[in-house]
RNA sequence: GUGGGCGUGGUGUAGUGGUUAACACGACUGGCUGUGACCCGGUAGAUCGAGGGUUCGAUCCCCUCCGCCCACCCCA
Numbered sequence: 001g002u003g004g005g006c007g008u009g010g011u012g013u014a015g016u017g018g019u020u021a022a023c024a025c026g027a028c029u030g031g032c033u034g035u036g037a038c039c040c041g042g043u044a045g046a047u048c049g050a051g052g053g054u055u056c057g058a059u060c061c062c063c064u065c066c067g068c069c070c071a072c073c074c075c076a
Stems, first nucleotide, its partner, number of pairs: 001072007010025004018056001027043005049065005
């Protein structure tokens, strides 16, 4: 340089045009317990990497940029 994949709560993932973005772990809180763990109930937490476009409507489609990963090519 060329091509491809990924970016979503603190962490790991799902969701791939439609109204409240879901799950697990973690955090906090209540129950249980002599205390703690396990178990059970609840709560908070993601302007979906950034900007722009298409659309009645974008996490999802298109463009540009940023970051990470993979493959290939070139050079000495």
Transfer RNA from a Chloroflexota bacterium, 76 nucleotides, folded computationally. The source organism's lineage runs through Bacteria, Bacillati and Chloroflexota. It matches the Rfam family "tRNA". Its family is annotated with triplet codon-amino acid adaptor activity in the Gene Ontology. It is annotated as a transfer RNA. Its mean pLDDT, the model's own confidence on a scale to 100, is 81. The same sequence occurs in records of 2 taxa. The sequence is in RNAcentral, with records from ENA.